[in-house]
Context: one part of a larger RNA
């Protein structure tokens, strides 16, 4: 290390519970607000952070009613209170009721600023719009969840693309109203009958229609019912009142405005004659009755004994009941609390309701002459839109544009249009019911949830937290009956945690707290484990250990066999193809309607209700309700006929019918329409949020060391007629150089789970410009912004982000949950903007129907044109030879004629030979069809339900390809697919064989018996010598391999191999040739001679000869030899990637080949037992492998009815064990658990998990592994302390020093100081800390903000425009980043604040007095404020350096000086004075005259003219100033590490207002150049308009009074800001010391700060 067992721990499963949710149901309400809402901010308690609750009368104030003992919310504790003189607590009424917000006096950065008037004050008023004639009055704004109207209106999607269509008048946005909204009292519907306003159900009906006649869309009318309700102008007529006109002045037209009258379709009215006062109604003040609710009261009936902490349980005996509804109560209560049935009850409010004065409506009859009866209106035409209707034949209704009637004898309509004929009366209005919903109240419900569920929230939740922002969003419940929350003691530094003690029924209920499961981590014990190779189980099993009395059981497993996980997707996956670390809890075919099918009930020529209604024991049920539906009758296109019809003139003939039942419920398969099995897009489109990032641009401000260079102009000189020119000198230009701040980002290298979601080092580009920056504005999404890259708009951009439409869609991938039985595919054809989908066929199931139908076998008939074969049988192809028509070509020739030809060639003949698209011929098979046999099967019909429509390998026919491919594409078969089992080494498909379960029984196939490994070291006979071989893959080609066999030679007259020895002559054969002599080459009658035999030469040889060989022959030897061919085996050719392969070992057989006997060897077969189906009466028989997919039984969970049971003597739940069932699965005990379960019989579902890169959680590995964020550095003593590398002292080392120093702004928001503390934050520790906890801290007339101003810019009285919302805008408001003010400075002081306290010197406004002078005056005018860039000079402080005086103080081992050195010091503001150096001279003043301009005046101003003057600013300088102060010695004394710190008192008052050098700021709003020509607006100061001369008011001095909001700690190049961090980034402004150097570069120091939290 593994496996068991126990015990823990870890963590929150599961149970149980439930204060919360979710959906309804009755009933109320249906709003609230200027009398200040909705929603908030800030307060508010003795002690108060946070909920509640309340407002400065603040957990509360008064007053009545209720109520009866306690009370001061949550929410402990203590403290101080109230209370039977009735609190606290509930109900009505009433007071209060800060600021904010429609917010309304004015402004804003909501909860804050800041004002006017009236009033001694408290206080009170003062916002905009309407509408009234107006003083004034009144009324509206704003907030709220659905429904309701109108005004505007998309997209995704669907149509399998897509425009019309859809979606859908939905989604949004906007307006408006009300408890309802809306629509309504016919210019209707409708037909020959007739209804009678609107609104809602229910059918009518998914019909009629509509519709790229696609997808789809879809009425009406009529029927039943809900509920019911009708009325009112305008006009004619009269009439009054006012204008106007006319008049004979009597009137009288006309116009407005009013009053009477009147309101219909069978027309009504006016008018005119008669008549009548009558009945009905409409709405309803104040009052009055009554009176539901708003607080509350009464309310029956029980005890023991028993287990038990606890009784309500269990046992015995009782009781009440208009109450047995609940809920509590130490376990389960009718009679214990607390209600519950009944019954009753309000000073005070107090709906809907009944009475109900004044009001106001409302009727008839005859006349018919007259007059009325809704105008830019109907109509009609163009353009659109709603009508279910898409422009259609389209009525009808609405209108944007043009045109434009009639007047009852009229005008409209019945789906074009006409006519006839009916119905109605437009062009003005009001109307309640029946319907629509639910933020809210009360009162109940639930076969709804039970803390990953149920609201997003059970809990302090729209919180924490993230985002600028719009939005976006969580986690997190349980001690116990009671706190009885653990006194006391020991460990320990410990108020940490532990052990004991005590409490309790329990403490393994101890607060991290019911059960307390798994992952995970551990500790004890038993086994097993160091020669072993392993999807780790499984089979057999030794030995060990434990319990048993024993048989046995349990753990463990040495050794041996066999064995490549799961899911998905595939033709195939161990696959090195996908998903998953693991574990637990969620996680996906629902549900409504409609259609179909099947089964089961009801009734049945029928069958059924709907909406309602009614009645009830009230969400149930019964009962009415027959409108409608379906069915009983078909055919036709219809008219139509009818058991027939239809086609025809007719008749047949055909077609479809007629011959059998439906219906309406449930349930169950299955489809439609809906998200429709979860889960998953890019995307399109409304509405909004975003320019704190970043691009542009507007206003207003700020930066930019230092050096270099030397344009233009200028002077001066020469030069010229006079320019030009040319030198000196001055000059300071430049998108000019060089380089730092600062901006940026060429190049590397690092970095990449970074220090950093873009940086670091070094390097490098710009650095007066098109620069670089800061605050404050502007531009917004198909938009902006872009010196342009498609860049850039908040870490996002070829169209941002948030919400919604939305659950878009997704022919595409992935996931899809328990079990057993039966059956059982396909991956083919046809089609298809189709090929990875679909639609019909075909294969498959199930349920019904046929009944001898199918397959098979054999017999018999039958058509046929494949294989083969053939081609003097066609038809194409074709090779050799012979023959040849012709045809080319060359010779001849006067011509014709002929030759010839190694060219082409028809035919013919002679051999040969072909074909898928030839055929004279032709099979086996297959196929038809008929007979018989077999046949529990099976075909064939009709219905429900489907999968498949990617295939693959292998023989065997082809096709293509190379007779290539594990290639591709047919066909016949067969296997895998979806098939396991043996062999094949290993390996879907190759070979044997088809798995219901068992058996430690037999047989046998395929292949096998040496060992690995069961089973022959079998037999008999060859062959192999190559380890060939040992299953399977080597080839042309070679080779005296070796066996076997055929056939030729030669061969005792001596073969064949050696050995001996001949191997000659003409001749050096010609020819060539420098030479060729057998042997470069050529030629040939390669001849002849001598021989046993010898070529005019087989080789090697020479320059050429020479030489040395061969053929050929003799000898010797003594028997066979030599060749050609077949065939088996072997052999070279023979090269690939770890040893390394025959599966291994190995083997001479254990190879190979032919025979032969036995054995092994599978899930096959036999046996034997069993279990299910199917058939059968039976006996039995025979069936049971299976993806996708049918059928079909059944196990488990959750609730629910009923009738039970079970249980504190122990339920659910976890936990082990053992039984039991063919399985899901169940019983039982034993622990722990401590209050609930359930069983049967039936319902109802949020009903079963291992994966979806699934969702929460909670746990592992990697691991004690990387990493501890700048390499500026630490070393030593001492201290506190339990503990020190880090805290604290000191000593010493280092660092940076235009900074890592020191001051502002922004931004944070207490982080500052002090005390205590270290759980947890700090990247380690920690005694320390920007951590925790307490306490403390921030002072202003003058700093910065407001009470002042304006600028970009925004808001906007007027005023324009726009469906709405709302867009633009003058004036004015408001708004700094700039103006301007009225103004303060040194010095001290505290732990922590200072230009704010405090000293002490000053200023500035405003009141008042006092004096002196002066008329004073406005929002008008006027001046004034007021303005670029860039350069050079002048003058000259401060600081700082030098030098020198002076003050003090200390001084040296080496080491010498003390009249000498080295430290330190020697300071010094603001305001007042003054007006110097300078600067200005084209500039300033004064006074005088003219004056057309300054929107009215003007003495101001301007503007013109003459005269007269010197002024204006302004460092220095004096004064403040004796700062009794710096600063120095002296030092009570306390504390010490013995070095020092700190320090009350106290001395001195001393010591330069030296010099040189130097430059900032200031002068300064200057000066000089240039050209791009460089905000306003109040202040101030004149002036008049006015007002005032009863005074007022100003000015200047003096005193005295006053002086208001806010900010002010403390961080600020950073540990406090942005950057998820104590992050190497990033972040405006102002200061900034020595040496050296130009210098702010650099380097090294000062002051002053660190040494970067292992």
């Nucleotide at each position: 290390g593994g496996c068991g067992u126990a015990u823990g721990g870890g963590g929150g499963a599961u149970g149980c519970c439930u204060u919360g949710g979710c959906u309804c149901u009755c009933g109320g309400a249906g709003g609230c607000g200027a009398u200040g809402a909705a929603g908030g901010a800030c307060g508010u308690g003795a002690u108060a952070a946070g909920c509640u609750g309340c407002g400065a009368u603040a957990a509360g104030c008064c007053a009545c009613g209720g109520g009866g003992a306690g009370g001061u919310g949550c929410a402990a504790a203590u403290a101080a209170c109230c209370u039977u003189c009735g609190a606290u607590c509930c109900g009505u009424g009433g007071a209060u009721u800060u600021c904010c917000g429609a917010a309304u006096g004015g402004g804003g950065u909501a909860a804050c600023c800041c004002a006017u008037c009236a009033g001694u004050a408290a206080u009170g008023a003062u916002a905009u719009g309407g509408u009234c004639a107006a003083a004034g009055a009144c009324c509206a704004g704003g907030c709220c969840a659905a429904c309701c109207c109108g005004g505007g209106g998309a997209a995704c999607u669907g149509a399998a693309a897509c425009a019309u269509c859809u979606a859908a008048g939905u989604a949004c946005c906007c307006g408006g109203a009300g408890g309802a909204a809306a629509a309504g009292a016919a210019a209707a519907u409708a037909a020959u009958a007739a209804u009678g306003a609107u609104u809602c159900c229910g059918u009518a009906a998914g019909u009629a229609g509509u519709g790229g006649c696609g997808a789809g869309c879809g009425a009406a009318c009529g029927c039943g019912g809900a509920c019911c309700a009708g009325c009112c102008c305008a006009a004619a007529c009269c009439g009054a009142u006012u204008a106007u006109g006319u008049u004979u002045c009597g009137g009288c037209a006309u116009a407005a405005u009013c009053g009477g009258g009147g309101u219909a379709g069978u027309a009504g009215g006016a008018c005119u004659a008669c008549g009548a006062u009558a009945u009905g109604g409409c709405a309803c003040a104040a009052a009055g009755c009554a009176g539901a609710g708003a607080a509350g009261a009464a309310g029956a009936a029980c005890a023991g004994a028993u287990u038990g902490g606890a009784a309500a349980g269990u046992c015995u005996g009782g009781c009440c009941g208009c109450a047995g509804a609940a809920a509590g109560u130490g376990a389960c209560a009718g009679c214990c609390u607390u209600g519950u049935a009944u019954u009753c009850g309000a000073a005070u409010c107090g709906a809907a309701g009944c009475u109900g004065c004044a009001g106001c409506c409302u009727a008839g009859u005859a006349g018919u002459a007259u007059c009325c009866u809704g105008a830019g209106u109907a109509a009609c035409c163009c353009g659109g839109a709603a009508c279910a209707c898409g422009u259609g034949g389209a009525a009808u209704u609405c209108u944007g544009g043009g045109c434009g009637a009639a007047u009852c004898a009229g005008c409209g309509g019945g789906g074009a249009c006409c006519a006839u004929c009916c119905c109605g009366u437009a062009a003005g209005g009001c109307u309640a019911a029946a319907u629509a919903c639910u933020c809210c109240c009360g009162a109940g419900a639930g076969a709804c949830c039970g803390a990953u569920a149920g609201c997003g929230a059970a809990c302090c939740a729209g919180u924490a937290c993230u985002g600028u922002g719009a939005a976006g969003g969580a986690a997190a419940g349980g001690u116990g009956a009671a706190a009885a929350g653990a006194a006391c003691c020991u460990c320990g530094a410990a108020c940490a945690g532990a052990g004991g003690a005590g409490u309790g029924a329990a403490a393994u209920a101890g607060a991290c707290c019911c059960u307390g499961a798994a992952a995970c981590c551990a500790u004890a014990c038993g086994c097993c484990u160091a020669c072993a190779a392993g999807c780790g189980g499984u089979u057999g099993g030794a030995g060990c250990a434990g319990c048993g009395u024993a048989a046995g059981c349990u753990g463990u497993g040495a050794c041996a066999g066999c064995g490549u996980g799961c899911c998905u997707u595939u033709u195939g996956c161990a696959u090195a193809a996908u998903g998953a670390a693991c574990c637990u809890a969620c996680g996906a075919g629902u549900u409504a309607c409609u259609c179909u099918u099947a089964c089961u009930g009801g009734c049945a020529a029928g069958g059924u209700u709907a909406a309602g209604a009614a009645u009830u024991u009230c969400a149930g049920a019964u009962u009415c309700g027959c409108a409608g539906c379906c069915g009983a009758a078909g055919c036709g296109a219809a008219a139509g006929c009818a058991a027939g019809u239809c086609c025809u003139c007719a008749a047949g003939c055909g077609g479809c019918g007629u011959u059998g039942a439906g219906u309406c419920a449930g349930u169950a398969g299955g489809a439609g329409u809906a998200g429709a099995c979860g889960c998953g897009a890019a995307a399109c489109c409304a509405a909004g949020u975003g320019a704190u990032c970043u691009a542009c641009c507007c206003u207003u401000g700020g930066g930019c060391a230092g050096g270099u260079u030397g344009a233009a102009g200028g002077u001066u000189g020469g030069g010229u007629a006079a320019c030009a020119c040319c030198a000196a000198c001055u000059g300071g230009a430049g998108g000019a150089c060089c380089g730092a701040a600062c901006c940026g980002g060429u190049a590397a290298g690092c970095g990449u789970u970074g220090a950093a979601a873009a940086g670091c080092u070094u390097u490098c580009g710009g650095a007066u410009g098109a620069c670089c920056u800061g605050a404050g504005g502007g531009u917004a999404g198909g938009a902006g912004u872009g010196a342009a890259a498609g860049g850039c708009c908040a870490a996002u951009c070829a169209a941002a982000c948030u919400u919604g439409g939305a659950g878009a869609u997704a022919g595409c991938u992935c996931g899809u949950a328990c079990u057993c039985c039966c059956c059982g595919a396909a991956a083919u054809g046809c089609a298809u903007u189709u090929a990875g989908g679909u639609g019909c066929a075909g294969c498959c199931u199930c349920g019904g129907g046929c009944c001898g139908u199918a397959a098979c076998a054999c017999a018999g008939a039958g058509a046929g044109g494949u294989a083969g074969a053939g081609c003097g049988a066609c038809u194409g192809a074709u090779a050799a030879g012979a023959u040849a028509c012709g045809a080319g070509g060359g010779c001849u020739u006067c011509a014709c004629c002929g030759c010839c030809u190694a060219u082409c060639a028809a035919g013919u003949c002679u051999u040969g030979a072909u074909a898928a698209a030839c055929u004279c011929c032709g099979a086996a098979u297959a196929c038809u069809c008929u007979g018989u046999g077999c046949g529990u099967a099976a075909c064939c019909c009709c219905g429900g339900g489907a999968g498949u429509g990617a295939g693959g390998g292998c023989g065997c026919g082809g096709g293509u390809g190379c007779u290539a491919a594990g290639g591709u594409c047919c066909g016949c078969g067969u296997c895998c697919g979806a098939g396991a089992g043996a062999g094949g080494a290993a390996c879907a498909a190759c070979u044997c064989a088809g798995a219901c379960c068992a058996u430690c029984a037999g047989c046998u196939a395929a292949g096998g018996u040496c060992c690995c490994g069961a089973a022959a070291u079998a037999c008999a006979g060859g062959c192999u010598a190559a380890g060939u071989u040992g299953a399977a893959u080597a080839a042309a080609c070679g080779a005296a391999g070796u066996a076997a066999g055929a056939c030729a030679g030669c061969c005792g007259a001596g073969a064949c191999a050696g050995c001996u020895a001949g191997g000659a002559u003409g001749u050096u054969g010609g020819c060539u040739u420098g030479g060729a002599a057998g042997c470069a080459g050529c030629c040939a009658u390669u001849c002849a001679u001598u021989u046993a035999a010898a070529g005019a030469g087989u080789g090697c040889g020479u320059a050429a000869c020479a030489g040395c060989u061969c053929a050929c022959u003799a000898g010797u030897c003594g028997a066979g030899c030599c060749g050609u061919c077949u065939u088996g085996c072997a052999u070279g050719g023979a090269u690939a990637a770890u040893a390394a392969u025959c599966g291994g070992g190995c083997a001479u057989a254990a190879g190979u080949c032919u025979g032969u006997u036995a054995c092994c060897g599978a899930a096959g077969c036999u046996a034997u037992g069993g279990a299910u189906g199917u058939c059968g009466u039976a006996a039995g028989a025979c069936a049971u492998g299976g993806u996708a997919g049918g059928g079909g039984a059944g196990c488990a969970u959750u609730c629910c009815a009923g009738c039970g049971g079970c249980g504190c003597a122990g339920a659910a739940g976890a936990u082990a064990u053992a039984c039991c069932u063919u399985g899901a699965g169940g019983u039982a005990u034993g622990u722990u658990g401590g209050a609930g379960c359930u069983u049967c019989u039936g319902g109802a579902a949020a009903a079963g998990c291992a994966a979806a890169u699934g969702u929460a959680g909670g746990u592992a590995u990697a691991a004690g592994u990387a990493a501890c964020g700048a390499u500026a550095a630490a070393g030593g003593g001492g201290g506190c302390g339990a503990g020190a590398a880090a805290c604290c002292c000191c000593c010493u080392c280092g660092c940076c020093g235009c900074a890592a120093g020191a001051c502002c702004a922004a931004g944070g928001a207490u982080u500052c100081c002090u005390g205590a503390u270290c759980a947890a934050c700090g990247c380690u520790a920690a005694u320390c800390g920007g951590a925790u906890c307490a306490g403390g801290g921030u002072a202003a007339g003058u700093c910065g903000g407001g009470a002042c101003c304006u600028a970009a810019g925004g808001c906007c009285a007027a005023g324009c425009c726009g469906a709405a919302c709302g867009g633009c805008g003058u004036c004015g408001c408001c708004g700094a980043u700039g103006g301007a003010a009225g103004a303060a400075a040194c010095g001290g002081u505290a732990a922590a604040g200072a230009u704010u306290c405090c000293g002490u010197u000053a200023c500035c406004a405003a009141u008042a007095u006092a004096a002196a002078g002066a008329g004073c005056g406005a929002a008008g005018u006027a001046a004034g404020g007021a303005c670029a860039g860039a350069g050079g000079a002048g003058u000259g402080a401060c600081a700082c350096a030098u030098c020198c005086g002076c003050c003090a103080a200390c001084u040296g081992a080496c080491g010498g000086a003390a009249u000498a050195g080295u430290u330190g010091g020697u300071u010094a503001a603001a305001g007042a004075g003054u007006g110097u150096a300078g600067a200005u001279a084209g500039a300033c003043g004064g006074a005088c005259c003219g004056c057309a301009g300054g929107c009215a005046a003007a003495u101001c101003c301007a503007c013109g003219g003459a005269c007269c003057g010197u002024g204006u600013c302004g460092a220095a300088c004096u004064u403040g100033a004796c700062a009794g102060u710096a600063c120095c010695g002296c030092g009570c004394g306390u504390c010490u590490u013995c070095g020092g710190a700190c320090a009350a008192g106290u001395g001195g008052a001393u010591a330069g207002u030296g010099a040189u050098g130097g430059u900032a700021a200031a002068c300064a709003g200057a000066c000089u150049c240039u050209c791009a020509a460089g905000a306003a607006a109040a202040a101030u100061u004149g002036c008049u308009a006015g007002u005032g001369u009863u005074a007022a008011u100003c000015u200047u001095u003096a005193u005295a009074u006053c002086g208001c909001c806010c900010g002010u700690a403390c961080c600020g190049u950073a540990a406090a800001c942005g950057g998820a961090c104590a992050c190497a980034c990033g972040u405006g402004g102002u200061u900034g010391g020595g040496u050296a150097g130009a210098a702010u570069a650099u380097a090294c120091c000062a002051a002053g700060g660190c040494g970067c939290u292992c």